Predicted 3D model of a 71-nucleotide RNA (transfer RNA) from a Patescibacteria group bacterium.
Rfam family: tRNA. About the family: Transfer RNA (tRNA) molecules are approximately 80 nucleotides in length.
Its mean pLDDT, the model's own confidence on a scale to 100, is 82.

């Protein structure tokens, strides 16, 4: 320098154009003498900038970061 892949909550991970989910974690309540477990409830996320579309996490372009391969 070039090719390819990835980027979604604190962490991990799903989501083939129409309400953004799950597990662990966090907070509150209940349960307990207390802790743990369990149950119920809650907060928090689509890397950035454009484009297409009635509508974009999703499609297209560029950028950034990371990974990988080639030179």
């Nucleotide at each position: 320098g070039g090719g390819c892949c990835a980027u979604u909550a604190g962490c991990a991970u799903a989501g083939u154009g129409g309400u953004a989910g799950u597990g662990c974690g966090c907070c509150g309540c209940a349960u307990u003498c207390g802790c743990a477990u369990u149950g119920c409830g809650g907060a928090u996320a689509c890397g950035c900038g454009g484009g297409u579309u009635c509508g974009a996490u999703u499609c297209c372009c560029g950028c950034a970061u990371g990974g990988u391969c080639c030179a």

Lineage of the source: Bacteria > Bacteria candidate phyla.